Model confidence (mean pLDDT): 77 of 100. This is a predicted complex of two RNAs, RNase P RNA and transfer RNA, with 503 nucleotides together. It holds a member of the Rfam family "Bacterial RNase P class A". Rfam links the family to the GO terms dimeric ribonuclease P complex, tRNA processing and ribonuclease P activity.
[in-house]
RNA sequence: GGAGUCGUCCGGGCGUACGCGUCGGCUCGGAAGGAUGGGGCCGCCGAGGAAAGUCCGAACACCACAGGACAGCGUGCCGGCUAACGGCCGGUCGGGGUGACCCGCAGGAAAGUGCCACAGAGAACAGACCGCCGAACGGCGCUCCUUCGACAGGCUCAGGACGAGCGGGCCGAGGGGGCGCGCGUGGCAAGGGUGAAACGGUGCGGUAAGAGCGCACCGCGCCCCGGGUGACCGGGGUGGCACGGCAAACCCCACGCGGUGCAAGAGCGAAUAGGGAGGCAGCCCGCCGUGAGGCGGGCGAGGCUGGUCCGGCCCACGCCUCCGGGUAAGCUCGCUGGAGGCGCGCGGCAACGCGCGCCCGAGAGGAAUGUCCGCCGCCGCCGGGUUUCCGGCGGAACAGGAUUCGGCUUACAGGACAACUCCGGCC
RNA sequence: GGGCUCGUGGCGCAGCUGGGAGCGCGCCUGAAUGGCAUUCAGGAGGUCACCGGUUCGAUCCCGGUCGGGUCCACCA
Numbered sequence: 001g002g003a004g005u006c007g008u009c010c011g012g013g014c015g016u017a018c019g020c021g022u023c024g025g026c027u028c029g030g031a032a033g034g035a036u037g038g039g040g041c042c043g044c045c046g047a048g049g050a051a052a053g054u055c056c057g058a059a060c061a062c063c064a065c066a067g068g069a070c071a072g073c074g075u076g077c078c079g080g081c082u083a084a085c086g087g088c089c090g091g092u093c094g095g096g097g098u099g100a101c102c103c104g105c106a107g108g109a110a111a112g113u114g115c116c117a118c119a120g121a122g123a124a125c126a127g128a129c130c131g132c133c134g135a136a137c138g139g140c141g142c143u144c145c146u147u148c149g150a151c152a153g154g155c156u157c158a159g160g161a162c163g164a165g166c167g168g169g170c171c172g173a174g175g176g177g178g179c180g181c182g183c184g185u186g187g188c189a190a191g192g193g194u195g196a197a198a199c200g201g202u203g204c205g206g207u208a209a210g211a212g213c214g215c216a217c218c219g220c221g222c223c224c225c226g227g228g229u230g231a232c233c234g235g236g237g238u239g240g241c242a243c244g245g246c247a248a249a250c251c252c253c254a255c256g257c258g259g260u261g262c263a264a265g266a267g268c269g270a271a272u273a274g275g276g277a278g279g280c281a282g283c284c285c286g287c288c289g290u291g292a293g294g295c296g297g298g299c300g301a302g303g304c305u306g307g308u309c310c311g312g313c314c315c316a317c318g319c320c321u322c323c324g325g326g327u328a329a330g331c332u333c334g335c336u337g338g339a340g341g342c343g344c345g346c347g348g349c350a351a352c353g354c355g356c357g358c359c360c361g362a363g364a365g366g367a368a369u370g371u372c373c374g375c376c377g378c379c380g381c382c383g384g385g386u387u388u389c390c391g392g393c394g395g396a397a398c399a400g401g402a403u404u405c406g407g408c409u410u411a412c413a414g415g416a417c418a419a420c421u422c423c424g425g426c427c
Numbered sequence: 428g429g430g431c432u433c434g435u436g437g438c439g440c441a442g443c444u445g446g447g448a449g450c451g452c453g454c455c456u457g458a459a460u461g462g463c464a465u466u467c468a469g470g471a472g473g474u475c476a477c478c479g480g481u482u483c484g485a486u487c488c489c490g491g492u493c494g495g496g497u498c499c500a501c502c503a
Stems, first nucleotide, its partner, number of pairs: 001423005007417004012376004017371002020046002023043006048398001052409002055407005060261004067310004072257005077091005092106001093104004107252002112250002114246003129192002131188003136185003139181010153171005200218006219241001220239008265333004275323006282299007302314004325502003340359008378395007428499007437452004446483001454470005476492005
């Protein structure tokens, strides 16, 4: 100098004017009253790192108890942190990168079921298309040995100067041996080829050719020893390969989960038709009462327990469903001081915890936070100067509270700081 | 504010234990008719909303983003 990795933080500042909103104070209107509200003036204050998506986890509130079993849903290496979590921290393993570092829904496929299209010979305890082999059996060819048959014929031994005879061999059949072919039965799975995936990989030996067939190393399984809280790691022995992939397929294992959500819910108040239809069973016993009836218990129907069963619970001034109506679709509380923020110290590698000190920063109704200007800061362009500088013009994202909090994810112009890696050059 | 649900040709919809993207209407061309409609024959038309992951392979399974629809007030 170049190329990267990673973490933390900021995400304009100050001021004037006008406007908007909550709150506080003062004040004004109507014949009176009215939960409340309206107008005016003054003052304080007034969005975020994600307020977003609503993806997780909680606080809080309510429910005819929320308990057990099954079903269902979620989570899924190990340890820790935390109120809790699918979050965070540290580690292990696997993958990627030269490296800093990054990514991982990362339990179980020898519990069972299912799927693996097309291609391919064969897709799960498989298979033989091309190919390799000729060991074994059969076949064919050549050759050697032997046995038998025939002595008719042919050929040959055979070269004669000529002629003849005898003899041997072959041509036939049987048996045996050797060599060859690769035709059938067959052996093999090394190589080719198909595929996402081909039933351990590489090498040497071995073999007819091959093959865990044997051996060495690696992988895998089992056992033992050592280290570690653990995931796991290291070493030794052994087996001789069995056990392909998919669980973000069903499933199995471990753990967790009652449901609904601030439109939860509590109080007040106005108006209306404080309305209509349907459903919810009764029976028995005891006690009290002259009696109508009341109280208690049992059985049982119905309902709730958002699925099923058991269990539990509710039951007439009540509950559920549907239709219809009204509304000021209102007011107060819930509501914001909280698992709160900042600083320091201590413990811990860290997440985080503990102690002390300081601070209070919207609370809101369908709901406000905007605009102009001035100065400064940042970036870009142009002009003058051409090191610093001056002037002009332009730009600055994503987005916006609605009960609250801890996370995750997503969107985002521009910038600050710190740490680290690789490459090149110079000293 | 909160819950649920959906997104597949122009429109309305299917699709599944993951392997071919389909149906009806519409559109285009041709035939039939003097012409139109009906009819018959043939055809075109798809980023399965988008992005990433699991898998050999995704409309389907998982996560995220975008868009649409629907329900939930109080008085009894």